[in-house]
RNA sequence: AACGAAAAAAGGCAAACCUGCCGAAAGGCAGGGGCGCAAAGCCGCGGGCCUAAAGCGGUGCGAGCCGCCAGGGCAGCCGGGCUGCCGAA
Numbered sequence: 001a002a003c004g005a006a007a008a009a010a011g012g013c014a015a016a017c018c019u020g021c022c023g024a025a026a027g028g029c030a031g032g033g034g035c036g037c038a039a040a041g042c043c044g045c046g047g048g049c050c051u052a053a054a055g056c057g058g059u060g061c062g063a064g065c066c067g068c069c070a071g072g073g074c075a076g077c078c079g080g081g082c083u084g085c086c087g088a089a
Base pairs, nucleotide, nucleotide: 012037013036017032018031019030020029021028022027035076041082042081043080045079046078047077048074049073050072055068056067057066058065059064
């Protein structure tokens, strides 16, 4: 330098659930927690999934209700891009 097959060490992240805050919701953030993770680090680019406030349509005297829709989300669903700790038995 290339590579990532085994083991080790240093460590790292943190599902469900609980509490608080933000949000219409999905969900996010912080603390606790620890199911798991070798990219469970970062990016919504392709697919997929979740939500539907605003908007549009319908309905109703009306409060409202119903449908459609992402410009809102999920990186711990799959693919892609970028970056990276340790390591030659």
Predicted 3D model of an 89-nucleotide RNA (c-di-GMP-I riboswitch aptamer) from Desulfofundulus thermobenzoicus. The sequence is in RNAcentral, with records from Rfam. Its Rfam family is "c-di-GMP-I riboswitch aptamer". Rfam links the family to the GO term cyclic-di-GMP binding. The coordinates come from a structure-prediction model, not an experiment, and the mean pLDDT is 83.